[in-house]
Context: one part of a larger RNA
RNA sequence: UGGAAUCUAAAGGCAGCAUAAGCGGAUUAUUAACUCAGCGAUGAAAGACGGUGGCUCAGCCAUCGUUAGUCAUUGAAACUGGCAAUCUUGAGUGCCGAAAAGGAUGCUGGAACUCCUGGUGUAGCGGUGAAAUGCUUAGAUAUCACGAUGAACUCCGAUCGCGAAGGCGAGUGUCCGGACUAGAACUGACGCUGAGGCUCGAAAGUGUGGGUAUCAAACAGGAUUAGAUACCCUGGUAGUCCACACAGUAAACGAUGUAUACUCGCGGUUUGAGAUAUCUUGUAAGCGAGCAAGCGAAAUCAUUAAGUAUACCCCCCGGGGAGUACGCCCGACCCGGUGUAAAUC
Repeated sequence: UGGAAUCUAAAGGCAGCAUAAGCGGAUUAUUAACUCAGCGAUGAAAGACGGUGGCUCAGCCAUCGUUAGUCAUUGAAACUGGCAAUCUUGAGUGCCGAAAAGGAUGCUGGAACUCCUGGUGUAGCGGUGAAAUGCUUAGAUAUCACGAUGAACUCCGAUCGCGAAGGCGAGUGUCCGGACUAGAACUGACGCUGAGGCUCGAAAGUGUGGGUAUCAAACAGGAUUAGAUACCCUGGUAGUCCACACAGUAAACGAUGUAUACUCGCGGUUUGAGAUAUCUUGUAAGCGAGCAAGCGAAAUCAUUAAGUAUACCCCCCGGGGAGUACGCCCGACCCGGUGUAAAUC
């Protein structure tokens, strides 16, 4: 520079907030930086482009003209910008209404597992493809009763709901946050994106201190097997839970950046507000399904776009080597980030 970004097929940052920066609604007035026009200066020659001419043509050559840009000056005022004033549609504030597994932190509950104690009861239990290790006459398993502790919350439950994402599901109290409907009262462009930056960020992991019922890396034993550092079984420690710190990665996925506008009909559902009046209907914000045009290599997507456009950011450029090495940054450790690696192929 061009093109691309769901997958095939390299490539959307894990998510948000926000600095610089880029872009930005309607009307009027003014300015004249940008823009446009006139005139002037400069713009060496050669070259380029166009006209004419000279070598019989052409190559070649001569001659005339043109050209970007820069500067000065005089104007124009539509666009962009500056400045000033105004507006309400974008954005926001307040009032009203209703919904939700949204967050933090207390309290409470029942079932189950395990364990303790006692009762009944007797020889097995458990486990597997089959077994064995294991538990058990010091009375297990089973069953009943009184207790203890920890963790998770059956049904409802859904194509449901909420949250920026990660994620959130027993009940209830307190505190905090966000979105939505309706009317229009108020502010008056206060907006969109966002390099760096900051904050959040599953599981596993790390540090300190608790807790430890279950499950369970490591580990031990039993099997299987040619072997079996596995799959199966019996045990079992970190961990799983809590508090405070750290870490900062995932197929962090819709493999689809954010925002705005526009673009057929159809039926389902959640939450509002209305009309009508019991049968429905249009409407707003969501959540899903199947389709038209269009797009796409196709599968598909299709008002929640991958359609039509605009603004801004991240990112990609044959496969392996390699998300590796070196260097740097972050981190207590473990790690993590950056990384156009390069060589032989």

Predicted 3D model of a 345-nucleotide part of an RNA (small-subunit ribosomal RNA, central domain) from an uncultured bacterium. It matches the Rfam family "Bacterial small subunit ribosomal RNA". Its mean pLDDT, the model's own confidence on a scale to 100, is 81.